[in-house]
RNA sequence: GGGGGCAUAGCUCAGUGGGAGAGCACUGCGCUGGCAGCGCAGGGGUCGUGGGUUCAAAUCCCACUGCCUCCACCA
Repeated sequence: GGGGGCAUAGCUCAGUGGGAGAGCACUGCGCUGGCAGCGCAGGGGUCGUGGGUUCAAAUCCCACUGCCUCCACCA
């Protein structure tokens, strides 16, 4: 330098054009003498950044940034 993949809640991830979600974690309440555990309820997101397409974008297109990986180059 070139190809490919990934970026969504604190963590691991789903969601592939029209409601942003799950598990774990966190907070509160209940069961218990207490803890653990279970049940119920709740908080938490500029969907990496910028632009474009569209009536409508996490999703499609372009550029950039970061990470992973393969190849090439130099030594």
A computed fold for a 75-nucleotide RNA from a Candidatus Sumerlaeia bacterium, annotated as transfer RNA.
It matches the Rfam family "tRNA".
Taxonomically the source falls in Candidatus Sumerlaeia (Bacteria, Bacteria candidate phyla, Candidatus Sumerlaeota).
The sequence is in RNAcentral, with records from ENA.